[in-house]
RNA sequence: AAUCAACGCUGGCGGCGUGCCUAACACAUGCAAGUCGAGCGAGAAAAGGGGGGCAACUCCCUGAGUACAGCGGCGCACGGGUGAGUAACACGUGGGUAAUCUGCCCUGAAGUGGGGAAUAACACCGGGAAACCGGUGCUAAUACCGCAUACGAUCACAGAGUCUGCGGAUUUUGUGAUGAAAGGAGCAAUUCGCUUUAGGAGGAGCCCGCGGCUGAUUAGCUCGUUGGUGAGGUAAUGGCUCACCAAGGCUACGAUCAGUAUCCGGUCUGAGAGGACGGCCGGACACACUGGAACUGAGACACGGUCCAGACUCCUACGGGAGGCAGCAGUGGGGAAUUUUUGGCAAUGGGGGCAACCCUGACCAAGCAACGCCGCGUGGGUGAUGAAGUCUCUUGAGACGUAAAACCCUUUCGACGGGGAAGAAACCGCAAGGUUGACGGUACCCGUAGAAGAAGCCCCGGCUAACUCCGUGCCAGCAGCCGCGGUAAUACGAGGGGGGCAAGCGUUGUUCGGAAUUACUGGGCGUAAAGGGUGCGUAGGCGGUGCUCUAAGUCGGUUGUGAAAACUCUGGGCUCAACCCAGAGCCUGCAUCCGAAACUAAAGUGCUAGAGUUCUGGAGGGGGUAGCGGAAUUCCUGGUGUAGCGGUGAAAUGCGUAGAUAUCGGGAGGAACACCUGCGGCGAAGGCGGCUUCCUGGACCAUAACCGACGCUGAGGCGCGAAAGCUAGGGGAGCAAACAGGAUUAGAUACCCUGGUAGUCCUGGCCCUAAACGUUGAGCACUGGAUGUAGCCCCUCACGGGGCUGUGUCGAAGCUAACGCAUUAAGUGCUCCGCCUGGGGAGUACGGUCGCAAGGCUGAAACUCAAAGGAAUUGACGGGGGCCCGCACAAGCGGUGGAGCAUGUGGUUCAAUUCGACGCAACGCGAAGAACCUUACCUGGACUCGAAAUCUAGUCGACAGCCUCAGAGAUGAGGUUUUCCCGCAAGGGACGGCUGGAUAGGUGCUGCAUGGCUGUCGUCAGCUCGUGUCGUGAGAUGUUGGGUUAAGUCCCGCAACGAGCGCAACCCUUACGCCUAGUUGCUCGCCCGCAAGGGAAGCACCCUAGGAGAACUGCCUCAGAUAAUGGGGAGGAAGGUGGGGAUGACGUCAAGUCCUCAUGGCCUUUAUGCCCAGGGCUACACACGUGCUACAAUGGUCGGUACAAACCGUCGCUAACCCGCAAGGGGGAGCCAAUCGGAAAAAACCGAUCUCAGUUCGGAUUGCAGUCUGCAACUCGACUGCAUGAAGCUGGAAUCGCUAGUAAUCGCGCAUCAGAACGGCGCGGUGAAUACGUUCCCGGGCUUUGUACACACCGCCCGUCACAUCACGAAAGUGGGUUGUACUAGAAGUCGUAAUUCCAACCGCAAGGGGGAUAGCGCCCAAGGUAUGACCCAUGAUUGGGGUG
Repeated sequence: AAUCAACGCUGGCGGCGUGCCUAACACAUGCAAGUCGAGCGAGAAAAGGGGGGCAACUCCCUGAGUACAGCGGCGCACGGGUGAGUAACACGUGGGUAAUCUGCCCUGAAGUGGGGAAUAACACCGGGAAACCGGUGCUAAUACCGCAUACGAUCACAGAGUCUGCGGAUUUUGUGAUGAAAGGAGCAAUUCGCUUUAGGAGGAGCCCGCGGCUGAUUAGCUCGUUGGUGAGGUAAUGGCUCACCAAGGCUACGAUCAGUAUCCGGUCUGAGAGGACGGCCGGACACACUGGAACUGAGACACGGUCCAGACUCCUACGGGAGGCAGCAGUGGGGAAUUUUUGGCAAUGGGGGCAACCCUGACCAAGCAACGCCGCGUGGGUGAUGAAGUCUCUUGAGACGUAAAACCCUUUCGACGGGGAAGAAACCGCAAGGUUGACGGUACCCGUAGAAGAAGCCCCGGCUAACUCCGUGCCAGCAGCCGCGGUAAUACGAGGGGGGCAAGCGUUGUUCGGAAUUACUGGGCGUAAAGGGUGCGUAGGCGGUGCUCUAAGUCGGUUGUGAAAACUCUGGGCUCAACCCAGAGCCUGCAUCCGAAACUAAAGUGCUAGAGUUCUGGAGGGGGUAGCGGAAUUCCUGGUGUAGCGGUGAAAUGCGUAGAUAUCGGGAGGAACACCUGCGGCGAAGGCGGCUUCCUGGACCAUAACCGACGCUGAGGCGCGAAAGCUAGGGGAGCAAACAGGAUUAGAUACCCUGGUAGUCCUGGCCCUAAACGUUGAGCACUGGAUGUAGCCCCUCACGGGGCUGUGUCGAAGCUAACGCAUUAAGUGCUCCGCCUGGGGAGUACGGUCGCAAGGCUGAAACUCAAAGGAAUUGACGGGGGCCCGCACAAGCGGUGGAGCAUGUGGUUCAAUUCGACGCAACGCGAAGAACCUUACCUGGACUCGAAAUCUAGUCGACAGCCUCAGAGAUGAGGUUUUCCCGCAAGGGACGGCUGGAUAGGUGCUGCAUGGCUGUCGUCAGCUCGUGUCGUGAGAUGUUGGGUUAAGUCCCGCAACGAGCGCAACCCUUACGCCUAGUUGCUCGCCCGCAAGGGAAGCACCCUAGGAGAACUGCCUCAGAUAAUGGGGAGGAAGGUGGGGAUGACGUCAAGUCCUCAUGGCCUUUAUGCCCAGGGCUACACACGUGCUACAAUGGUCGGUACAAACCGUCGCUAACCCGCAAGGGGGAGCCAAUCGGAAAAAACCGAUCUCAGUUCGGAUUGCAGUCUGCAACUCGACUGCAUGAAGCUGGAAUCGCUAGUAAUCGCGCAUCAGAACGGCGCGGUGAAUACGUUCCCGGGCUUUGUACACACCGCCCGUCACAUCACGAAAGUGGGUUGUACUAGAAGUCGUAAUUCCAACCGCAAGGGGGAUAGCGCCCAAGGUAUGACCCAUGAUUGGGGUG
């Protein structure tokens, strides 16, 4: 785009079309084929009228020569329906018929004379339920039968001409023979018929060329079969049929068989070529319940005829009968689905008739159905306060929206009223004239009223035009493909809005297109699917060059045909259109004749460039055969010799004291041929390797000569064909499936080891596969180069160069999706063959065929998926490679893991044990500090504009404070005290309370809606951009490479050149000296002082804190490319980044946080808010993390004596002094701090003691007594004293930190804080050991490689098993369908026969004859039966694999 459509929702009008695609299923009822009295005979009734009769009744006339029925003629073979069958001369197209027929019709010719015998109707009799039938008798014809005639006709004979496809046809002459007829109407003219014949028109039969479905998993078929002769038969040819003879005919250009199917004009689609279809209309065919058969006839093997058989239905008196909607309506049934039991013959057409006329479900009309196409309408204009309403909202508004309302206007369609066709010409009649419309009171016209009666459907994630809100929460649902939905869904449902189409709109089915996705136009096969394993060769296809000729192909023209309709163009008719009419074009085809001769082809004759042959030469693991050889393994035998050998990662099994292994001599046997050996050679491929013999194939080089297209390819076919395997017989050393043992392992039916049988070897015969690969079929030709190599030849003294044939590598153009190929093409062309058409199912099943078997060849479908796949790219990954880092390992030191305690977490418990954090990167984390508070949790008690904030209305005048009472408190009640500013006043304002409104509040949810902040990789050296270049592209290049660095740090090179974020540096601190400054700091010297830097003094030193400086590979040397840089050295306080800190690229982890804060959405509003008391966060069988203290002598205890840094202090630090054993209390000087205070530093050192023990170690736990903070230490603080004195004696597997002022060890301070650190953050004191090195573990950087990974190896993914489900195969069988063959059967019927029976016409006087009919019989033959095959379908216990989850 289309549709004979159906379904869902909706539905105003008209026109024109269309309407059982399924059950060729079954049918009630009505109608669909009759007509002619001008062919013929016979001939009513009802009703009406009249007469007779008492009446019953009867007669006559009309009805009426009518109806019904019959004989006869024509029609019934048309028209109408359907598509079952049919793969066929059925259809289409073009021819042939010299092999034919043709009623009615048209045009001619000639006739139509004279006779005869019957029969139906009818009447009577009879049979039957009926259908119907029988007998006797009568009768007519355009019914039937002789006779006469014969222009034509037909036949026979004889002759002549013309044509021809050579068979024959045809014309004509003569003679002979055969065979006709019907009458009717009319007064008549005449007319309608009849007979014979010729021609025509139209129709039909038969024959032929060509054309149009699928399957080879159908390969052979055929006996009337193929042909001939003769006969029969037909309108006619013909095996159409028969007899005889011959043995043919068809088939790979697809016979036969199976499946499917009416065919065409055309229709739909498509740019076309094609593809699909064949409904309506038109042409042809076939069929008429199923099968068979003939009759009649011009025509049938006959839809509404006959006979027979069968199935079914109906009637029946059970004896027997009737029927055939695939005609029009209609019914049932089937189905997703398809109409009225309508009107009319008015028109068109048909049958009959002289005609009138009759008949006509053909047809014309109407009805039903949005089934399709076309047309029209459902209103038009003005109209902003942008009304109401609804929706959205950033709360301002925006949208529906000029839409509505309102005002003005129009009236198609519809409604009502009035008028009102064409379609009609014929026909009748002498004429005048008359008569005919189903549709239909329809179309159309006029008028009346009034916007009045008339809009839906689908869609809005992308494709694809159209966006928002709410609801829902992987639910419900959507979906054509991709895919949506798991709490912010433009995708579900609904609302608003929008888009599209519109009396329709969607959905489903089907066809073509897009699809170059079967490729003729117009595809491919190295790696995506696809080259046969390889040769020889048949058919076929294709084929060098000159000339002559033919004209099949080809090309040009002529003629015929290619029906109409359709289609296209033009014009016309319905108001337009659809629709209809006319003309033209077209119908791309076929046939015919004429012509051309380039090309192909045919024929003939040449040529030598293709192909081949001969002579010469060398190369070669080419093949076959026989023989020979040495090395090695094993075995046997003998000697020497002694305890092991062998084997592995390590072992063991195994062998060995019966003497192995080792070693020497001898012997046996089998197999394979080291070195040479080479991307070297040969072969078609498989493949071929010691040496020699014989036989044998092919290629190559060179040279001439010969032949003369002999060629290429190759469906089938026939050979060859590694390994394994099979068969028979040999052989068997080594090796070695299976097997056994030993190991390994979780297991180990493996890898490793010890053994070991088939086999491997030979001969004969099979098998026929392979990653049979160059994953690249064969042949020929052409198309830049460079460089190896094998063989032969040429030139050259040589080096070297050249030619041909092979074999390699690299590369130009070109090709390719890319990779790559590139004279050995995957380039450019030609020829031929093979093969492919998404993945899986599956190279499976079934069938066939081959094979001894194993199995091979051929080779599907159901079902299922939306991919499978190729090449390349970027990453990520690898028990891949290279380079390089890091306390990563190693080397060391100290810990953790065991104990007790502290602390966090899990778990458990609980009214609550609030919440968050979960590998590293949660767990002394948020928390720099939970007794109340904090606090978010629980219990209970209160409040509801609320504890706090803003606005507003009203009201009060204070609010606050203080006191008393109740209460656990919140709170409530009472009392007391108490305003300010402006203004004369009224009043206003500030502030606060109360009441109301708008709002608040939420540590409620979502960190997967977010901002911000943070962790981590990682202080790792990386991450990018612009322009250019390369690539179809992803992308690459730059950023890779050579060096170097801590570093993408720097240098060099380079199709790159630059740049940015990172690195480094700039900043702080520390280490050195200098300058400035000198109090509260310091004190070298000097003065005072008993002493103390206490004072005076000073600023030198220390120190403080500000500044400038100093370090840059700067210098030397060596290495390196002379560079970057590195090694060493000098100097220096410091040396190659001096130490430390701050600083964290692009990004990753949906990492963490809605409980810091901010914030969208959701939820909550007398509660999830808020206030209060008490409790809980502190629980405790357990488990884990992080710590502290220890286990002791490098120690504990006691005494004595030194030396810091940093920091803090007025709500504070607190000195001296006094009290207390102590915590602490009293006290109060000083200090807002280089001034005073905290403050004692501790380890260390000196001395004493303890003496290896659960201790003078260790300090948990518990008891008692206290101190301090605080409203308050019960739950639940810290500290002190006395008493108690637990575990623990150095810690399993495992695991952590640290590379120098570091680890370890020692103490000090600070934040939080009323109080409460073993934690955190800082400070200094003492102060080590070790690093060979980068193999390994972990993490990381660069590069390379592989990849089937990309959520990226915590990836992907394979098979079994279990369960569910689906389709398929096998299967003892079972059921059905189709069909072959053989036999049987034999209805009806034609034909034959006919010795049964019968008979009007003619002949005959008759008998009888002629002729006919018929029984019977025979041939053929339908259904049926029996037997046996084949094919197909369904089903089947069980079973097999497969798909999906």
Predicted 3D model of a 1445-nucleotide RNA (small-subunit ribosomal RNA) from an uncultured bacterium.
The RNAcentral record of the sequence draws on ENA and SILVA.